FMN riboswitch aptamer (RFN element) from Arthrobacter sp. ERGS1:01, 146 nucleotides, folded computationally. The coordinates come from a structure-prediction model, not an experiment, and the mean pLDDT is 83.

[in-house]
């Protein structure tokens, strides 16, 4: 110093005005940008995560039936349900141009574009909610080991 195991801690930002019975959802103007990577700093490159759908294995549980039992209940029986853990698959948006440079779709100039699901007196990146959750990953400590 890389690596393995365990533990601790951290780990997402952003609105005003107008119309209207009603909109932070429409219209106008504004604002925001998770994590790792990269010849050089990225919402738009490469990959990952969050949301959603599924598969396998394991764990414990519940229900129905069957069988046994006087019953409570039991089963190495059949079927079903949701939960937790581990692993894994699918799905999931958007950028060009000029300049500098050895190197930049990352910097500088210019012009664009994108943003899960559910809810809502009216359509949501910005409100409310699942979420005091999960999480890519970051830092630290201990032990192991080359």
């Nucleotide at each position: 110093u890389a690596c393995g195991u365990g533990c601790u801690c951290c780990g997402g930002g952003g609105u005003c005005g107008g119309u209207g019975u009603a909109a932070u959802u429409c219209c106008g103007a504004a604002c925001c940008g998770g994590c790792g990577g990269u010849u050089a700093u990225a919402g738009u490159c490469c990959g990952c995560g969050a949301c959603c759908c599924g598969u396998g294995c394991g764990c414990a549980g519940c229900c129905u039936c069957u069988u046994g039992g006087c019953a409570a209940c039991a089963a190495u029986g059949a079927g079903g349900c949701g939960g937790c853990g581990c692993a894994u698959g699918g799905u999931u948006g958007a950028u060009c141009u000029g300049g500098u440079g050895a190197a930049a779709u990352u910097c500088c100039g210019g012009a664009a574009c994108c943003g899960a699901c559910a809810g809502u007196u009216a359509a949501a990146g910005u409100c409310u909610g699942g979420a005091u959750g999960g999480g890519a990953g970051a830092a630290g400590c201990a032990c192991g080991a080359a």
The same sequence occurs in records of 2 taxa.
Its Rfam family is "FMN riboswitch aptamer (RFN element)". Rfam links the family to the GO term FMN binding.